[in-house]
RNA sequence: GACCCAGUAGCUCAGCAGGAUAGAGCGACUGCCUCCUAAGCAGUAGGUCGGCCGUUCGAAUCGGCCCUGGGCCA
Repeated sequence: GACCCAGUAGCUCAGCAGGAUAGAGCGACUGCCUCCUAAGCAGUAGGUCGGCCGUUCGAAUCGGCCCUGGGCCA
């Protein structure tokens, strides 16, 4: 330098042939339960969907450029 894959909640990830309020598990917090803790049950909070621009009535999803990580070739 060329090519490929990945980037979504604190962590691990789903969603990606465009559509109505962006989700799950774990974790955190609150409450219930208990003598206390754990476990269990119920609930709550937490997201500029890596960044910018574009296409579109509408973008996590499509296109361009860039950034970060990994792989591979030279």
A computed fold for a 74-nucleotide RNA from Rectinema sp., annotated as transfer RNA. Its Rfam family is "tRNA". Model confidence (mean pLDDT): 81 of 100. The sequence is in RNAcentral, with records from ENA.